[in-house]
Context: one part of a larger RNA
RNA sequence: UGACGGGGGCCCGCACAAGCGGAGGAACAUGUGGUUUAAUUCGAUGAUACGCGAGGAACCUUACCCGGGUUUGAACGCAGUGGGAAUGGUCCUGAAAGGGGUCAGCUAGCAAUAGUCCGCUGCGAGGUGCUGCAUGGUUGUCGUCAGCUCGUGCCGUGAGGUGUCGGCUUAAGUGCCAUAACGAGCGCAACCCUUAUCGUCAGUUACUAACAGGCAAAGCUGAGGACUCCGGCGAGACUGCCAGCGUAAGCUGUGAGGAAGGUGGGGAUGACGUCAAAUCAGCACGGCCCUUACAUCCGGGGCGACACACGUGUUACAAUGGUGAGAACAAAGAGACGCAAGAUCGCAAGGUGGAGCAAAACUUAUAAAACUCAUCCCAGUUCGGAUUGUAGGCUGAAACCCGCCUACAUGAAGCUGGAGUUGCUAGUAAUCGCGAAUCAGCAUGUCGCGGUGAAUACGUUCCCGGGCCUUGUACA
Numbered sequence: 001u002g003a004c005g006g007g008g009g010c011c012c013g014c015a016c017a018a019g020c021g022g023a024g025g026a027a028c029a030u031g032u033g034g035u036u037u038a039a040u041u042c043g044a045u046g047a048u049a050c051g052c053g054a055g056g057a058a059c060c061u062u063a064c065c066c067g068g069g070u071u072u073g074a075a076c077g078c079a080g081u082g083g084g085a086a087u088g089g090u091c092c093u094g095a096a097a098g099g100g101g102u103c104a105g106c107u108a109g110c111a112a113u114a115g116u117c118c119g120c121u122g123c124g125a126g127g128u129g130c131u132g133c134a135u136g137g138u139u140g141u142c143g144u145c146a147g148c149u150c151g152u153g154c155c156g157u158g159a160g161g162u163g164u165c166g167g168c169u170u171a172a173g174u175g176c177c178a179u180a181a182c183g184a185g186c187g188c189a190a191c192c193c194u195u196a197u198c199g200u201c202a203g204u205u206a207c208u209a210a211c212a213g214g215c216a217a218a219g220c221u222g223a224g225g226a227c228u229c230c231g232g233c234g235a236g237a238c239u240g241c242c243a244g245c246g247u248a249a250g251c252u253g254u255g256a257g258g259a260a261g262g263u264g265g266g267g268a269u270g271a272c273g274u275c276a277a278a279u280c281a282g283c284a285c286g287g288c289c290c291u292u293a294c295a296u297c298c299g300g301g302g303c304g305a306c307a308c309a310c311g312u313g314u315u316a317c318a319a320u321g322g323u324g325a326g327a328a329c330a331a332a333g334a335g336a337c338g339c340a341a342g343a344u345c346g347c348a349a350g351g352u353g354g355a356g357c358a359a360a361a362c363u364u365a366u367a368a369a370a371c372u373c374a375u376c377c378c379a380g381u382u383c384g385g386a387u388u389g390u391a392g393g394c395u396g397a398a399a400c401c402c403g404c405c406u407a408c409a410u411g412a413a414g415c416u417g418g419a420g421u422u423g424c425u426a427g428u429a430a431u432c433g434c435g436a437a438u439c440a441g442c443a444u445g446u447c448g449c450g451g452u453g454a455a456u457a458c459g460u461u462c463c464c465g466g467g468c469c470u471u472g473u474a475c476a
Stems, first nucleotide, its partner, number of pairs: 001476002003473003007470007015460002019424004026315008034306002042053002064301007076124008087104007107114002126290002129288003135284002137279003140275001142273001147186006153162003166177003192267004197235005203229001207224002211222003238261001241255001242253004317417001321376006333364003338357002343352003383414001388409007430452007
């Protein structure tokens, strides 16, 4: 100087407390361990692995296993050589890959030659093989915590200290005062995006107040530029004003004004560093290793196994509910190898057919919970839907291993969950549906969107994590 202490002081955080909802018990989905297996490819492992890499394993993917093939190799470049422009068809064998034949075809230029394809030879290939403890790049975490440093000066023999400490204050090393320090840098804040209000400009595909036309209905049409909305530019919030406290910074106020008040809400943004943290399987790259194989192609299987253990979720156990009928109100997206209306067939999944739309125009597309009426009457039930059977639908060469959906039948466990444990402070939790990426098909996952919409916070003694000062130390 650090680190540590079941030392001390001050302070903060859904850290505790106060509340609300869960997980831990059940069934299923999914990941992991273990076991099994020819193979169940590999990686991730306290917090910081476990719906993680994977934003989508039937083949492909695919790296694993079994079997069958190829060997300058799947792709590309150069040189030499042989043939043929290119290219197209067809036969045999085979599970395919591959192997073996056969037919047609013959570029440009006068020519030298050039271009292109196939085979052979040579040189460069290839490796998801090892090492993340050789590395780059990227990422997690402490932590959006308030810290981490430098120049000059001063102090100390020196390591180093001071500044950065002290008092007050702040979300903040944010400021103010004090001061052997005076300044500065990386962080904080602000600048950026979005959301909440207003003005102005611009009005088509959006809108419709007035005028006119018109319909079964309708901004449907003329028209309008008011309103909504869209999107460009501005305004607005700064403790600016008032009162109290304070030297000041600042704090307090059911203060005024205001759409918004003291960082208005949300996002992006992650200092010096820590964990030899993660990744050689995204990519790149040093070294080592394989080269008729540890390369590469194909068919099939596996990654989907199942006594069990754990994590993350979905659905429930019901009456604040289930079922039937009626009838409202969104936002944000996507669409040509696409979204597909109306019509029609089917109980339905879906089929036929196809208007319109590269979309403020058309489509996806009925939002659902909520609301109204009826029924069920506390039961393993009109709760719950696992499992299984039959019949179908869709995608795709192909749904046996191993997809999703529909109808009918079947109707398991489960009556609120031990010890202990987790999320959340406001348009949040809880609850309800909608969309997108990936994608032929497949979503309870992920990422977004809006609807309804709470309770509680006395407080900082305690648990956990962190910051500053100080103290002890046999640790570095």